Source information:
A computed fold for a 464-nucleotide part of an RNA from a marine sediment metagenome, annotated as small-subunit ribosomal RNA, 3' major domain. The RNAcentral record of the full RNA draws on MGnify.
Context: one part of a larger RNA
């Protein structure tokens, strides 16, 4: 001087409570363990691993298997020799599942020349490796944690290690701010400075309207600061009520992430020492595998159904994308879709009728007109190819499933909870994921004894 106590006291949080919906039971869907298996590529494992690297596994990707094949290589720099000529090419024969391997034709280069300059062959140096080692490493992430800490300078106390400041009272979301004090100062963190929304001005404006205008979009600017009024408190800080305000007392939300823990993750993004394979541990093709299934976990999606399902009519969004793209009307098809091709580099056309809602009708408690698993059948569409192992479309089939055992997750307001949309990746797509976006909108908080977690002071110890 830490660290720790089933030691104390004060405080903090969706930590409990109060509260609204779930997980755990069933079916799938994903990911994981296990099994399997020629491979079922590898990492990630309690919180902090498991809809995680994956924001897109049929070939590819691919990094695993099996077989064919290649070796100065599939890629980079540079020498030596020799050959060919503009190079890149581009026709074709045979073996081959491709990759290769082996022939034949076709063109034929600059530069007076040395020579360049591409190839191609053999030979060198070397390439190359998702081979190990995150217990050598950088960068970068997770997490305690958005928590309120953490650390220095002089000083001053202690023999010292070292304390002090950072303790104490009051307050804050805060080591915030106020007041005392041997302490004053100071650094990193808190705040604030950035952005986004809400409220109003100004400009601009081929969205809208017949114009004028300006809801609307874009760019600026002004608004809030406890500024003002009461009450409480030391006349402080600040609490709490109130007025005007669209808005209040950090308005909401977001970037933002202190000194350090966890020898925490990553050598498979990258990069990088070290070791290590170099006719193989490189590296190219072909099918295969990653999808394998008796199981067991995690995270979701449908449901058990009448605040509901079907069926006909009716309404309202907002973030976004889009030129080998988005694809309108229209016509074919019960539908996926198909044909056509209008517009449109997109506030201008197009994806794009949003859905939950509303109003009518019909089901009357029933494993049903709930539920849609499974499987048959015929189709559509991407793609060189859907057997392994694609999505959707019809028609038929109708399983569990009647609200889930201990036990355990989310949330405090435009949240939860319902509902539908849109995007990256992407030929398509196993997305129910995952990132936005609007749309309808609650209940609750008496409070902190106890639970989990953190801070801050003191105890106590045989641990450092």
């Nucleotide at each position: 001087a830490g660290a720790c106590g089933g030691g104390g006291a004060c405080c903090c949080a969706c930590a409990c409570a109060a509260g609204c919906g779930g997980u755990g039971g069933a079916c799938c869907a994903c990911g994981u363990g296990g099994c399997u298996u020629a491979a079922u590529u590898c990492g990630a494992c309690g919180a902090u691993a498991a809809g995680c690297g994956a924001a897109g596994a049929a070939c590819c990707u691919u990094a695993c298997c099996a077989g064919g094949g290649c070796u100065u290589g599939a890629c980079a720099u540079g020498c030596c020799a020799a050959g060919u000529g503009a190079a890149a090419u581009c026709c074709u024969g045979c073996c081959g599942a491709a990759a290769g391997g082996u022939g034949g034709g076709a063109a034929u280069c600059c530069g007076c020349a040395a020579g360049g300059c591409a190839c191609u062959u053999g030979g060198c140096a070397c390439a190359g490796g998702u081979g190990c080692u995150g217990c050598a490493u950088g960068g970068u992430u997770g997490u305690c944690g958005u928590c309120a800490g953490c650390a220095g300078g002089u000083g001053c106390c202690g023999u010292g290690a070292g304390g002090u400041g950072c303790u104490c009272c009051c307050u804050u979301a805060a080591a915030u701010g106020g007041g005392g004090g041997a302490a004053c100062c100071u650094g990193c963190g808190g705040a604030a400075c950035c952005c986004u929304c809400g409220c109003u001005c100004c400009a601009u404006g081929u969205u809208u309207u017949a114009c004028g205008u300006g809801u609307c979009a874009u760019g600026g600017g002004g608004g809030a600061c406890u500024g003002c009024c009461g009450c409480g408190g030391a006349u402080a800080a600040c609490g709490c009520g109130g007025a005007g305000g669209a808005a209040g007392g950090u308005g909401a939300g977001g970037a933002c992430g202190a000194c350090g823990c966890c020898a925490a993750a990553u050598c498979a993004g990258c990069a990088u020492g070290g070791c290590c394979c170099u006719u193989a541990a490189g590296u190219c093709c072909u099918g295969g595998g990653c999808a394998g299934c008796a199981c067991a976990c995690g995270u979701g999606g449908u449901a058990c159904a009448a605040u509901g399902g079907c069926c006909g009519g009716g309404a309202c969004a907002g973030c976004g994308g889009g030129u080998u793209g988005c694809g309108a009307c229209c016509c074919c098809g019960u539908a996926a879709g198909g044909g056509u091709g209008a517009g449109c580099u997109a506030a201008u056309c197009c994806c794009u009728c949003a859905a939950a809602c509303c109003c009518g009708g019909u089901c009357u408690c029933a494993g049903u007109u709930c539920g849609g698993a499974u499987c048959g059948a015929g189709g559509u569409c991407u793609g060189c190819a859907a057997c392994u192992c694609g999505a959707c479309c019809u028609c038929g089939u109708g399983a569990a499933g009647c609200c889930g055992g201990a036990a355990u997750c989310g949330c405090u307001a435009g949240u939860a909870a319902u509902c539908g949309c849109g995007g990256a990746u992407c030929a398509g797509c196993u997305a129910c994921g995952c990132c936005g976006c609007g749309a309808u909108g609650a209940a609750u908080a008496u409070g902190u004894c106890a639970c989990u977690g953190g801070g801050u002071c003191u105890u106590g110890u045989a641990c450092u």